Transfer RNA from a Dehalococcoidia bacterium, 75 nucleotides, folded computationally. It matches the Rfam family "tRNA". By type it is a transfer RNA. The same sequence occurs in records of 3 taxa. RNAcentral holds the sequence, with entries from ENA. Model confidence (mean pLDDT): 81 of 100.

[in-house]
RNA sequence: GCGACAGUAGCUCAGGGGUAGAGCAUCUGCUUCCCAAGCAGAGGGUCGAGGGUUCAAAUCCCUUCUGUCGCUCCA
Numbered sequence: 001g002c003g004a005c006a007g008u009a010g011c012u013c014a015g016g017g018g019u020a021g022a023g024c025a026u027c028u029g030c031u032u033c034c035c036a037a038g039c040a041g042a043g044g045g046u047c048g049a050g051g052g053u054u055c056a057a058a059u060c061c062c063u064u065c066u067g068u069c070g071c072u073c074c075a
Stems, first nucleotide, its partner, number of pairs: 001071007010024004018055001026042005048064005
């Protein structure tokens, strides 16, 4: 330099046009003498960034950033 893959909650990930979820973690409550475990609930996201298509984009297209992996002829 070229190519592929990945980027979504604090962490690990799902969701691949109909408006965002799970587990763990955090907080509150119940339970307990207390802690842990268990149970119930709550908060937390403009889906890496910018543009385009669309009635509607995390999802499709283009550009770009970051990370991981792979590759080779010529010079």